[in-house]
RNA sequence: AGAGUUUGAUCCUGGCUCAGGACGAACGCUGGCGGCGUGCCUAACACAUGCAAGUCGAGCGAAUGAAGUUUCUUCGGGAACGGAUUUAGCGGCGGACGGGUGAGUAACACGUGGGCAACCUGCCUCAUAGAGGGGAAUAGCCUUCCGAAAGGGAGAUUAAUACCGCAUAAGAUUGUAGUACCGCAUGGUACAGCAAUUAAAGGAGCAAUCCGCUAUGAGAUGGGCCCGCGGCGCAUUAGCUAGUUGGUGAGGUAACGGCUCACCAAGGCGACGAUGCGUAGCCGACCUGAGAGGGUGAUCGGCCACAUUGGGACUGAGACACGGCCCAGACUCCUACGGGAGGCAGCAGUGGGGAAUAUUGCACAAUGGGGGAAACCCUGACGCAGCGACGCCGCGUGAGCGAAGAAGGCCUUAGGGUCGUAAAGCUCUGUUGUAAGGGAAGAAAGGCAACGGGAGUAUAAUGUCCGUUGUUUGACGGUACCUUACGAGGAAGCCCCGGCUAACUACGUGCCAGCAGCCGCGGUAAGACGUAGGGGGCGAGCGUUGUCCGGAAUUACUGGGCGUAAAGAGCACGUAGGCGGAUAUUUAAGUCAGGUGUGAAAGACCGCAGCUUAACUGCGGGGUUGCAUAUGAAACUGGGUAUCUUGAGGGCAGGAGAGGGCAGUGGAAUUCCUGGUGUAGCGGUGAAAUGCGUAGAAAUCAGGAGGAACACCAGUGGCGAAGGCGGCUGUCUGGACUGACCCUGACGCUGAGGUGCGAAAGCGUGGGUAGCAAACAGGAUUAGAUACCCUGGUAGUCCACGCCGUAAACGAUGGAUAUUGGGUGUGGGAGGGAUUCGACCCCCUCCGUGCCGCAGCUAACGCAAUAAGUAUCCCGCCUGGGGAGUGCGGUCGCAAGGCUGAACCUCAAAGGAAUUGACGGGGGCCCGCACAAGCGGUGGAGCAUGUGGUUUAAUUCGAUGCAACGCGAAGAACCUUACCAGGUCUUGACAUCCAAAGAAUUCUUGGGAAACCAGGGAGUGCCUUUUGGGAGCUUUGAGACAGGUGGUGCAUGGUUGUCGUCAGCUCGUGUCGUGAGAUGUUGGGUUAAGUCCCGCAACGAGCGCAACCCCCGCUAUUAGUUGCUAACAGGAAAGAUGAGCACUCUAAUGGGACUGCCCGUGACAAGCGGGAGGAAGGUGGGGAGGACGUCAAAUCAUCAUGCCCUUUAUGUCUUGGGCUUCACACGUACUACAAUGGUAACAACAGAGGGGUGCCACACCGCGAGGUGGAGGGAAUCCCAAAAUGUUAUUUCAGUUCGGAUUGCAGGCUGAAACUCGCCUGCAUGAAGCAGGAAUUGCUAGUAAUGGCAGGUCAGCAUACUGCCGUGAAUAAGUUCCCGGGCCUUGUACUCACCGCCCGUC
Repeated sequence: AGAGUUUGAUCCUGGCUCAGGACGAACGCUGGCGGCGUGCCUAACACAUGCAAGUCGAGCGAAUGAAGUUUCUUCGGGAACGGAUUUAGCGGCGGACGGGUGAGUAACACGUGGGCAACCUGCCUCAUAGAGGGGAAUAGCCUUCCGAAAGGGAGAUUAAUACCGCAUAAGAUUGUAGUACCGCAUGGUACAGCAAUUAAAGGAGCAAUCCGCUAUGAGAUGGGCCCGCGGCGCAUUAGCUAGUUGGUGAGGUAACGGCUCACCAAGGCGACGAUGCGUAGCCGACCUGAGAGGGUGAUCGGCCACAUUGGGACUGAGACACGGCCCAGACUCCUACGGGAGGCAGCAGUGGGGAAUAUUGCACAAUGGGGGAAACCCUGACGCAGCGACGCCGCGUGAGCGAAGAAGGCCUUAGGGUCGUAAAGCUCUGUUGUAAGGGAAGAAAGGCAACGGGAGUAUAAUGUCCGUUGUUUGACGGUACCUUACGAGGAAGCCCCGGCUAACUACGUGCCAGCAGCCGCGGUAAGACGUAGGGGGCGAGCGUUGUCCGGAAUUACUGGGCGUAAAGAGCACGUAGGCGGAUAUUUAAGUCAGGUGUGAAAGACCGCAGCUUAACUGCGGGGUUGCAUAUGAAACUGGGUAUCUUGAGGGCAGGAGAGGGCAGUGGAAUUCCUGGUGUAGCGGUGAAAUGCGUAGAAAUCAGGAGGAACACCAGUGGCGAAGGCGGCUGUCUGGACUGACCCUGACGCUGAGGUGCGAAAGCGUGGGUAGCAAACAGGAUUAGAUACCCUGGUAGUCCACGCCGUAAACGAUGGAUAUUGGGUGUGGGAGGGAUUCGACCCCCUCCGUGCCGCAGCUAACGCAAUAAGUAUCCCGCCUGGGGAGUGCGGUCGCAAGGCUGAACCUCAAAGGAAUUGACGGGGGCCCGCACAAGCGGUGGAGCAUGUGGUUUAAUUCGAUGCAACGCGAAGAACCUUACCAGGUCUUGACAUCCAAAGAAUUCUUGGGAAACCAGGGAGUGCCUUUUGGGAGCUUUGAGACAGGUGGUGCAUGGUUGUCGUCAGCUCGUGUCGUGAGAUGUUGGGUUAAGUCCCGCAACGAGCGCAACCCCCGCUAUUAGUUGCUAACAGGAAAGAUGAGCACUCUAAUGGGACUGCCCGUGACAAGCGGGAGGAAGGUGGGGAGGACGUCAAAUCAUCAUGCCCUUUAUGUCUUGGGCUUCACACGUACUACAAUGGUAACAACAGAGGGGUGCCACACCGCGAGGUGGAGGGAAUCCCAAAAUGUUAUUUCAGUUCGGAUUGCAGGCUGAAACUCGCCUGCAUGAAGCAGGAAUUGCUAGUAAUGGCAGGUCAGCAUACUGCCGUGAAUAAGUUCCCGGGCCUUGUACUCACCGCCCGUC
C1' cells in the first nucleotide's frame, strides 16, 4: 500500500466482498510447564448456611471472681481478704469510611474552567481564654404481671465524661448609632461605645505529667450551592409553561433562591430546536486510524446514583443512612392464628436464566481502616492460595554426525521422482520432568529484658524520653532459588492448498453427495466435494462465530459531487441568516505573541532500573493540541465615527417589441337555415362498409345565422422571471436597451421558512357551443381487436368568477459578480469614415440571440465570453438496485389528488459514455438464373429407388432444413453382414513369446444342416559348423494376452460438407485515443475481383483475387505406324499395294491476345463504349485450385486414437432367415399420355472408352433371349459396335397400331443354389394415364431441351452414377420487388449475438 466482482472487450460511476488490528468473549479440535493479569456482558431474578463493624473497665454503677495471703478443717475442703480476668447495661467514638452494583438519570449528573461579599466542616494542627458550685432522674439489678414467640408493662432502688438549672464571659451572636479602608453590585473587613443572650467533665498516675472537656480565632481536610462552555437519536415530536416568569413581604435552610406561602404584574422558553418520545451512568482512559475522526466506557482511578419496590423523617460534624428506624406494597419464613421475623447490587456459596464467567479456602505476617493511653481487639478491605489456554509474556517437546538415498506410503512418461538426513545407527546435552538434600528476601515498627544517656524532681524512687544489645512476630510455604542423581526418556496440534492468497497430485463421486467470505465449483478425465500422499501457514495453540475501527475519499473539516451515471426547487419576490466596494481614524470581539494558573494519579511516549529474560513493576523526563487569566501588537475580519463614487438606484432624451389587462372592430373558411338551378348518386378507404340521398343529397348560385381561430407577412426573428405571447384599432400598464450629463451615497448579492405567479388535463357555479373531439355507438381489419382506419358523437375545448399546483414545467445545466485567444451570422441602439444628400458600403462600441472553434475542463460524449474554463459568495439537492415516490402519520384540496416520506424483505449488481460485431418489416451503393423475360420440368398416373412410419425373432448401423432422403452402397440370392433363431469353441478365426510332439501334405469311413466330432491309410522334405541347431508349417499344453462394426464425433487426429470462387481476412512500424480500439481496409471513380487509378497520417507486407498448371479452339516445328493419300505407279473393288509424309490425324515442344492499334468518353488516370485486324477480343470456353473463419456441422462403421465397458462373451465358427415387410407419407429418377408421334423397311455420319477367369468377328441352329463351332486381337491393326438422326410406307385423333403396368403360360443365361429374392426372351393379357391444384425447380450458348454410345462396380443383376459425342433453341442487356451475399452509414436495453432480449396475465 491494495485486491476480487457489472462488459464480448473498455473507461467511469457505484455498491457488495476480502486481506489488518482488537475483545471481560463463546463454540469445535487439540493440550507439557511457569510468571503476570483477568473471570455473570444475561434475571437491579430469588436466596439455604457461614462470615463481612466494632471497640473502650484509664467514663459509670454492677456482676464475675484467677494468683496470692490469713484462718478453720473431719485434710475432702470451707471462710475472710484480695483483686487479675471476663462481661450484659448506661455512656463515648465509629456504624455517612471501606466493599458492591449501574436499575434510574439527557440532568449543573459528568468533564473542564470559574464564583460564594450566600455556606458548613467531627477527628487533626496552631493560638487565645476557661472548667466555680449545685440538682433531679434513668437503664442495669431486684420483685411482679402479660405473651407461643418476638417482646412488653408496673413497682422499688442506683451511677456517670448521660441529663438540667445557677455563677463567670476573654470571646461569640443579636440590636443600635459611628470612624477608617476596600470591593463588579447587593456589600465586606478592621476598630472602639452601649444593651441583651450564651460554656464546661472528668479519668489514669504518689506526683511530675498525660488523655479528655468548654468557648473563640486561624489552618488543613472533606463537603454544599451557583455559573460559562462541552459531549445521543427522532421535526413522521412545533409549539411548551400556572409556582409557570418576575416583584414586594414573610417563613424555611449551614447557605442563595418560588425552596415554601400571601398579595401584585403577565410574563418565561422555543427553528442557535423548546416540549414530547426513545436510548444511555459520565470521565481519565481503552480499541482502531497516517491524522482528522469513528467505536467503547470490563479490570485500575475520579465523580454520580442506587441498596427488595415506593414514601418519610429521626439521630448526628456528616445520612434522609447496603449489613439503622417508621409506614405502605410484593415476596419468603415462623406461629399456639392472637401475632411476629427478613432483605447477598459485601465475600464465598445455591437455584434460575444463558452461548457463557471461579473456592461455602488461608491469614491479619505485610499495606490500609475503626476503637483504645497502650497491650490489643475487629477488618471476606487487603495479602495470598485454589479453578479456567480467558488474555499477554517466556521456556520446552532435543542437539551433532549419519546415503545402501533402507523398508514402507504416494505419484509415474515404468526410466524414475518424492516423503528424505527424515528414520535406523553412532556421539552428546540435561532446559523441563522424577527422586533426594539445602533453602530465602518480603520484618520494620511495637512489646519485653538488660545496659547507657537526657529532661525533670525533694537532685530519692516510680515514671517518662532517647540510644545500644538481646529476644519476640510469615498466611503464602519447605514456596522461589541452589545442588546431586536418573534418563531422549513423559510433552504437537490445528487450519488451509481455484482466484483474491503462501501452498498440487492421485483416487472416489457424477448438478448426486456436498463446498462457499465474494466471484463461483459439482451434469464421467473436479488442483474448488470426500479420502490419501505431498505442500503452505501458525504453533500450546489453531480455526469458526459475534462485535468495533480500518481499508471506505462509501457522509468527503482535513477530503466528494449534481448536462447524460443518484443529485438544480417550474419560476419569481422577499423575512431571518450568511457574505459584501474605496479612503481615513478609533476600538480590541475574532486573530497573533510571549507569560501565569490549571490540565489528579495510573495509562500512552522516551530514558534508566528491579524480577535469569520478557510480560509485569519502580524511578525520572517530556507531552497533554483544552480552559481560565492578565499584558502587549493592530495588518486582516468584526464594532464605532467621518468622507468618497466605480456597485446599486433616481432624473433627462430617444428608439424597438406576438410583454400584460380591458373595450371595440374586420375579412377568409367550416357548419347550419331559407330560396333557386339540377339529378342519382354522394361520402369514405389499402379495399370496403356503416352513414347521407328520389320526402331531392352531393354539385352550383343568392341571402341569412352563429361560434371559434387569425392564412400570407413569419425569420434557429422579437418580448416576458417562468408558464407563455401572433388579424386590426383605441385605452390603461410592467420591464428591458441606448446616449450624454446631473443627483443619492453601499442603499448590494443570495435567500431556510413565507408569499405570489404557474401549460395541459381536471373540479364548482353560470353562460356559450361552428369546427374538433376522450367516453360511447356502428362499420371495417384481425385468430381475437375493448386498438390503429372509417361514419357518427357527449363531456371538454370558448367566456366570467373560484379551485387544483402538477409536466421530458428541459438548455434534463440554480442565482450573482469578476476574469480568460479568435472567426462568422442575425435582432435593437449609439458613434466614426466614405458619399453632394439618401440608399448602399467600411470601421468601432453597448445590449440580446445563433453557429464554428483555441487554451482549459470532462469517464467519454461534449462544453468552450450565453462555460460544463479560472475564482468568490449564498441557496437547493445526492449517497447501490428493487421494494417506492409506496405504507403509516401529519398537512393542503370539494374531489381527483398534491407536499412531506419510511421499514420488513430481496439482489450482486443496477447504471453512464464510448468500442468491436450481430441484427433492423432503417438508409445508400453493388452483385448473383435472385427476380423479371423465356424454354423445359417436378407436384397428378404407373413403375424404379431412397427415407419416414408401421410391422417383425430380426427387418443391422449411420446420414435429418438449405448443406439427409438413386446418400455411405462403383451394384444385400449364399458370401458381403455388422441384425435374428438354432447349433459349436474358450489362449480362441487373427499377432508375439515358452514348452512338447509331428515334416508339410494327401486319400478315406461313420455321425451331423454345416461348423465340427470320432477313426483308418499313404508320406517324410530344405539349410547347416551334424548325438545337435535353424527356417517354414501342423497339433497339443500353461499363461502373459488376443478379439470387439461395443459406448463416447460433446475427449481427439485425419478426411469431408457448407457459407462461397463470396472478396474478403490480417500483420509490422508509425500516428490518434486514458482505454477497448481506430487508422491503413474509409473517400472519388473503376473492376468479375481489397482489380486498378487518384486522394488521404499513413507507409509497407502476408493469406486470398488474378497469373503460373491441365483440356478444347488457330498455327509452326519435330516424328510418320497400326494413321493418311494430293501428285506418280499399279489395282475388279477396297490406301488393299509400290511410293510419299504435303494434308487429316496422332503427341511432344513452341508461337499467338497485350486494351497492343484507331475513334469517342473519362480527371491528361484507371477504365468504359464502338471499330479495325485476327482462328480467337477485352478473365476466349471448360477444369483443377476454396483465405481468416462459422456451424461443439458429418464421420469412433474407411483408418488411427484417449478414456470407459466386455472376456466360456458385446469375442469366434456355422446353417437358415432378415436387411427385399406394407394401410400409408415424402424426396429423386424412369416411362408416358402421342401425329415435331408410333410401327415397318431401307440408307448415312461420331466421340470417348473396355477387352485374356476377358472381348468375341464370321458361319450354322433357334421367332427370340440364346446355343454350337470358332478366325483375330494383350489391341491407332481384331472385337464389343447396332448409334440416335434421315428417307419411304402405313396409321388419322381414338384410351387408339398411344401407353405399357399387372398377370398367365412357355423358355434362355449366370451361379453349389434363382422359393423367400436375379436378369432376359416369346406368346397372351393390356391397368392408370388425354398434359397435371396450391406450390416449387433447372437453365443465358454449343447452354437448355432432345438422341443415343461407353465405362466402373460385377459370376449374374442399372430407370442409378461417371463420362462421350450428335441434333440444337428461346429470352434478358433491366434492378421496383422476393431470396442470398459484399461495402459504407444509422439505431440498439442484442454479444449464446433477433431462433436475441424481454413484459404482463393465467

Model confidence (mean pLDDT): 84 of 100. This is a predicted structure of a 1402-nucleotide RNA (small-subunit ribosomal RNA) from an uncultured bacterium.